[in-house]
The RNA shown here (small-subunit ribosomal RNA) has 1527 nucleotides and comes from an uncultured bacterium. Its Rfam family is "Bacterial small subunit ribosomal RNA". Gene Ontology terms of the family: structural constituent of ribosome and ribosome. Model confidence (mean pLDDT): 83 of 100.
RNA sequence: UGAAACAUGCAAGUCGGGCGGAAACGAUGGGAGCUUGCUCCCAGGCGUCGAGUGGCGGACGGGUGAGUAAUACUUAGGAAUCUGCCCAUUAGUGGGGGACAACUCGAGGAAACUCGAGCUAAUACCGCAUACGCCCUACGGGGGAAAGCGGAGGAUCCACUCAAUAAGAGCCUUAGAGGCUCGUAGUAAUAUUGUUACUAUUGCCAUAUAGGGUUUUUAUUGAGUGGACUUCGCGCUAUUGGAUGAGCCUAAGUCGGAUUAGCUUGUUGGUGAGGUAAAGGCUCACCAAGGCGACGAUCCGUAGCUGGUCUGAGAGGACGAUCAGCCACACUGGGACUGAGACACGGCCCAGACUCCUACGGGAGGCAGCAGUGGGGAAUAUUGGACAAUGGGCGCAAGCCUGAUCCAGCAAUGCCGCGUGUGUGAAGAAGGCCUGCGGGUUGUAAAGCACUUUCAGUAGAGAAGAAAAGCUUAGGGUUAAUACCCCUGGGUCUUGACGUUACCUACAGAAGAAGCUCCGGCUAACUCCGUGCCAGCAGCCGCGGUAAUACGGAGGGAGCGAGCGUUAAUCGGAAUUACUGGGCGUAAAGCGCGCGUAGGCGGCUUUGUCAGUCGGAUGUGAAAGCCCUGGGCUCAACCUGGGAAUUGCAUUCGAAACUGCAAGGCUAGAGUAUGGUAGAGGGAAGUGGAAUUUCCGGUGUAGCGGUGAAAUGCGUAGAUAUCGGAAGGAACACCAGUGGCGAAGGCGACUUCCUGGGCCAAUACUGACGCUGAGGUGCGAAAGCGUGGGGAGCAAACAGGAUUAGAUACCCUGGUAGUCCACGCCGUAAACGAUGAGAACUAGAUGUCGGGAGGGUUUGCCUUUCGGUGUCGCAGCUAACGCGUUAAGUGCCCCGCCUGGGGAGUACGGUCGCAAGGCUGAAACUCAAAGGAAUUGACGGGGGCCCGCACAAGCGGUGUAGCAUGUGGUUUAAUUCGACGCAACGCGAAGAACCUUACCUGGGCUUGACAUGGGCUGGAAUCUAGCAGAGAUGUUAGAGCUCUUCGGAGCCGGUUCACAGGUGCUGCAUGGCUGUCGUCAGCUCGUGUCGUGAGAUGUUGGGUUAAGUCCCGCAACGAGCGCAACCCCUGCCUUUAGUUGCCAGCGAGUAAUGUCGGGGACACUAGAGGGACUGCCGGUGACAAACCGGAGGAAGGCGGGGAUGACGUCAAGUCUUCAUGGCCCUUAUGUCCAGGGCUACACACGUGCUACAAUGGCUGCUACAAAGGGUUGCGAGCCUGCGAAGGUAAGCCAAUCCCAAAAAGGCAGUCUCAGUUCGGAUUGGAGUCUGCAACUCGACUCCAUGAAGUUGGAAUCGCUAGUAAUCGCGGAUCAGCAUGCCGCGGUGAAUACGUUCCCGGGCCUUGUACACACCGCCCGUCACACCACGAAAGUUGGUUGUACCAGAAGUUGCUGAGUUAACCCGCAAGGGAGACAAGUGCCUAAGGUAUGGCUGAUGAUUGGGGUGAAGUCGUAACAAGGUAACC
Repeated sequence: UGAAACAUGCAAGUCGGGCGGAAACGAUGGGAGCUUGCUCCCAGGCGUCGAGUGGCGGACGGGUGAGUAAUACUUAGGAAUCUGCCCAUUAGUGGGGGACAACUCGAGGAAACUCGAGCUAAUACCGCAUACGCCCUACGGGGGAAAGCGGAGGAUCCACUCAAUAAGAGCCUUAGAGGCUCGUAGUAAUAUUGUUACUAUUGCCAUAUAGGGUUUUUAUUGAGUGGACUUCGCGCUAUUGGAUGAGCCUAAGUCGGAUUAGCUUGUUGGUGAGGUAAAGGCUCACCAAGGCGACGAUCCGUAGCUGGUCUGAGAGGACGAUCAGCCACACUGGGACUGAGACACGGCCCAGACUCCUACGGGAGGCAGCAGUGGGGAAUAUUGGACAAUGGGCGCAAGCCUGAUCCAGCAAUGCCGCGUGUGUGAAGAAGGCCUGCGGGUUGUAAAGCACUUUCAGUAGAGAAGAAAAGCUUAGGGUUAAUACCCCUGGGUCUUGACGUUACCUACAGAAGAAGCUCCGGCUAACUCCGUGCCAGCAGCCGCGGUAAUACGGAGGGAGCGAGCGUUAAUCGGAAUUACUGGGCGUAAAGCGCGCGUAGGCGGCUUUGUCAGUCGGAUGUGAAAGCCCUGGGCUCAACCUGGGAAUUGCAUUCGAAACUGCAAGGCUAGAGUAUGGUAGAGGGAAGUGGAAUUUCCGGUGUAGCGGUGAAAUGCGUAGAUAUCGGAAGGAACACCAGUGGCGAAGGCGACUUCCUGGGCCAAUACUGACGCUGAGGUGCGAAAGCGUGGGGAGCAAACAGGAUUAGAUACCCUGGUAGUCCACGCCGUAAACGAUGAGAACUAGAUGUCGGGAGGGUUUGCCUUUCGGUGUCGCAGCUAACGCGUUAAGUGCCCCGCCUGGGGAGUACGGUCGCAAGGCUGAAACUCAAAGGAAUUGACGGGGGCCCGCACAAGCGGUGUAGCAUGUGGUUUAAUUCGACGCAACGCGAAGAACCUUACCUGGGCUUGACAUGGGCUGGAAUCUAGCAGAGAUGUUAGAGCUCUUCGGAGCCGGUUCACAGGUGCUGCAUGGCUGUCGUCAGCUCGUGUCGUGAGAUGUUGGGUUAAGUCCCGCAACGAGCGCAACCCCUGCCUUUAGUUGCCAGCGAGUAAUGUCGGGGACACUAGAGGGACUGCCGGUGACAAACCGGAGGAAGGCGGGGAUGACGUCAAGUCUUCAUGGCCCUUAUGUCCAGGGCUACACACGUGCUACAAUGGCUGCUACAAAGGGUUGCGAGCCUGCGAAGGUAAGCCAAUCCCAAAAAGGCAGUCUCAGUUCGGAUUGGAGUCUGCAACUCGACUCCAUGAAGUUGGAAUCGCUAGUAAUCGCGGAUCAGCAUGCCGCGGUGAAUACGUUCCCGGGCCUUGUACACACCGCCCGUCACACCACGAAAGUUGGUUGUACCAGAAGUUGCUGAGUUAACCCGCAAGGGAGACAAGUGCCUAAGGUAUGGCUGAUGAUUGGGGUGAAGUCGUAACAAGGUAACC
């Protein structure tokens, strides 16, 4: 949890001291059978007692919480009542009668049970008598009771029995005239009926008399029994009072829903009657028309209520198990009976459902008592013991009954207590785990040693719960009594379920006794392994994608501990529904604005009152519980005594300040009157001019119009333009102003009329008349709707033209509703100050509008005051922004509203509306956020300032062609790998034929190609040659030792063990290095200050610079990393030094040359210095910084170039340079070798070279460099070759020799615009060189060949001066291979107005819904999946209303011809009263029919909503979001 169903047993009986009795058992006595100790029979005489009758009790105790929102409960009161047993009072308890059970007989039935006849008792039943009190009464009167039972006594009386004595007689039996009773049967007669007569017979009585037999009567005494009597006890009747219990009434309190607003006809009241124990519409008749409700009626949902329990600081919130009080119920519904009490859990009747039995006709049942069963459920126990105690029923009592209760059993379910050892013990054992390999930790933990023995175990001992009752005895009471009975005391005898109890003692031995959760943060506690967004964890945040303290395991640790953790639930924290104790400008939240009803609140003062308020007292607030304080179990839990508390309610007494109420007064609030005053305040009527448009006429001619640009459109039928005229509608320029008016919406030409409100001044008057305002009611922009007008312009829809990928848009040309008027609806707006109304208080400054006063002066001002409207601002407030006397400050009063986001202002319902739609207004589901303000960034098709070969101005390219080279793609056995916007792509690679090489194919090796060490073992190492093989390799042969302390060592093999090795993976585990923004001018810190804080300030501002460079200013003052400078090269000069360099002068020499002597002048070399600093002048600037110009100077404002790269960004690049964690391979992913590949080729791209030619090509002659390199090298010269080269060979380890010729240039010649004497690809042939080797796949030379290409589309790159362009030279790599790269010099320009635009960057500012930061964020449709919800033709339940039908049982009324013991009348029969059966009326349960309401489930289909790693279409929003956004 299923108030769902129940097998079986038990849970309410008792009384023989009410009664008739005797079925069972027992004892006793007797008898019979006999197997002599058994069976049977007899005896109510005894113990007792089934069934029956009667009494009391089954209304308590026990269970459950379905129903019930008030017939209930709680608290406090009340009057019109009853109350068995109990206590007390008073008075009785007399005398009769007739039945019915049991029982017997008979009958029916399967059973349950029933029927008929007959007998009988009572404390059963019924009259009579009596009636102090009692009841009724019309005050005359009338009515009404009872029951006995038991005990005791032996004084008195009676009866009986026994015994003894005395006297007398009787009795029995047989025969028996007769009498009585009338029973049964028969016959006859009569009859309303009983009956009468006769006959037969049965039964009874027994007289007179006779025979026989035997005893008996009376009297006395004694004993016994019974009765009367006395007395006691228990009862009975009536009455009064109490106690207890019960019934009734009143007030207040007691859940949610208004998407339940109206409910009610016995309803509300009265009169009368009935009824009840009792008041009462409780019921009925009549009369009246009331009663309840916004302070929530009615309806719906939910629910037993309370003391209390849990929680909380409290106030509260949630709950109502156990215990206690009350209520309700007993299978469901209805009903009454009995009774003191019931409408009755273990009683009855009826209806219904269900179960069981059945012979099918009919019957039986009710665990929500205790156990127990199946079922439901996440889940909850034994078919136990005992009446020993406490209590209950009955009984005089003993006692019986008692699933109440007391105990035990089961469950760690809870609370409390205890144990599982204690001390010592470092070799810090072993093992485990970790490790930086040293060790650490588990850990004094264990072992070991020394102790203790609670608990459990065994054995023994052993309380209390027990007091009574019974018996006996003493005293007292009662009584005539020494009995009995009662009370008190003594003695005696017993009574324990628990129980193997608690407690105690002895014994043995550390012995038998520890788990659970957690260890990312919150939150105490950390490592390893495994796993790899998997498996899994998770209370929230969140972990897991190969180094997981978060998963799983382990070690270790933390917490609690016979428990621990989870789940569910309640309160708290949550001030997160705020009474205590919240809010509403922007976070959710002020109604769009007035008027006003109810309500709430309300000025000064006097008096009264005492309702609120405050104080005292009394009653009550059950007990238990909580709290305090004592006591008892060894302690505690627990139990127990006392107290406090129970904040409440009621009654009563007082106080009178405040509130209320009543009465009176006042004038400061409010209002009225008088006089002024400003105004787009409102309504109506009229008038006016400018402009647009249209029409008419004139002039006039080809375009007009429109746009970013156009087109549609208009126009030769005359437009636009212009002039004149006319018509018509709408709106009112300038004035015009954070100016005015109005409640808000709103109001703007002028005049008139009507009208509302405000403000000012001075007086007078009224006298609180006030404020707010749920409902209500009015007004209420625009759009929209209805009817009728009107229609110039504008303009949704619509059409066309553009734009566009599309363009149902933005733009353009047109254009209808509408906009205007009248009347009527609508009732909403970002209806905003996003700020409700009112009054009060709290610094100022400064504008402006309206009015007044004063001053002073002339139209200008000053001072002041009241009322508006703005700006700034103190205090204060605020999360901040901000507000700030016009508050968002401070306190008061009233109203409205809010309670996470979405779903949703939606659905359903209601209501308003012609409609559109408005108002009211949810839930399921879903998320962990949504939101505000501010901050720092980033971003913007925002703004401002500034810079850069960024654009512009120029020069030359790329993009075309061919080739070279790199990449993609493709191909392949392999085409190794990496690099991918700038910042990959002549990049790693400063150079792939083999090697390199990492790839592929094939062939080999396995301690290995390489390192270190150990064990065993052999040998020098090494070199040479042959053979096989593609080679690696294998094999054969030969030659062949060094050091030594003589142990061995070095070196090389073999074998074995540790290990090697890996260009294998991860650059997203890393170090290092590098690229990039960017050589951009920035990036930060300390202290201080400001801010709640993030942060700000400094670093912003004004200037200036190449610069955060410098100056000035400044709540900042300083500092650091960057900038600059310091460094290198270069430009001028000086100085020092002169060899291999130089050669002016001097000398020598040569065909010639610094060749030689010599020289240091010059150049040069390479050291050291100088020089440039805005230093000087002028101007500008702010007296600054600085800029502009000038002088001087080789150089001028950083002279030119280089090196130098802040904090950081890009998970940028690199594990294939190197290093390195982890993972992986280990006869292979290692290693060796051969060959191949990296060189492929429909194609695409990048970077280059050469070109297309005459500023050129070719031929000849002829100048001028710099910087480098060179011994496995550079190689002169000479010779050979057309040439590449070859041969020979000097010099040079280089300022000495060589490479080495510089080229463009210059001077001549030739070519003459052509696919050429341009261009050189491609191809053929022949060679040279390097190299083991040029086939795949090198470079070069010669001869021949002579392709494309005639300056390059869109697009795009570099460069600002010794630059671009152009020309050659050298170097690294390298055997060889350069159009690449890195350097060198020669010749040597053009242009820059300028910063609008493109790109990138810096600073300030602004907006932001971005923060992975615009390559951001994000919206909607569609498609798919899932989920909940709404609608829906309907279908099907529940519940309830109304009307009607029908109506069991039953109470009650009526009838009652049928039946009938008690009482009355009657001789009797009979009649009456009363009762019963039966019939019938009202009411009425279940049921039925019809029709409504509410509510649930379900329903084809349908609607929107929500959710869902990578779907589609667009791009609406966030930046000016590219058309500002929003309502």